The RNA shown here (transfer RNA) has 74 nucleotides and comes from an Erysipelotrichaceae bacterium. Its mean pLDDT, the model's own confidence on a scale to 100, is 81. It matches the Rfam family "tRNA". By type it is a transfer RNA. Rfam describes the family as follows. Transfer RNA (tRNA) molecules are approximately 80 nucleotides in length.
RNA sequence: GGACCUUUAGCUCAGCUGGUUAGAGCACGUGACUCAUAAUCUCGGGGUCGCAGGUUCAAGCCCUGCAAGGUCCA
Repeated sequence: GGACCUUUAGCUCAGCUGGUUAGAGCACGUGACUCAUAAUCUCGGGGUCGCAGGUUCAAGCCCUGCAAGGUCCA
C1' cells in the first nucleotide's frame, strides 16, 4: 500500500428482508430476607447505536467518507 471483518449501556453481546417506546446477561443503586454479610428475590438508573454526510414518509439496519481495532496479502 491492497482486500475483508468488527464498532449498540461500565463489561460481554442480541437486534430477522428498514416500520410504531432500542433490548438481554453481568455489574451498579434502592428495598425485602438475615443478628450481620454473602446468596436469593423486588424495583430502578444508565445509550446522540464510533464520527460526519447521503437515500427514504421513516435508518441501529441501506450508500459514501473518516477514525479505532482485528485477520490475510504484498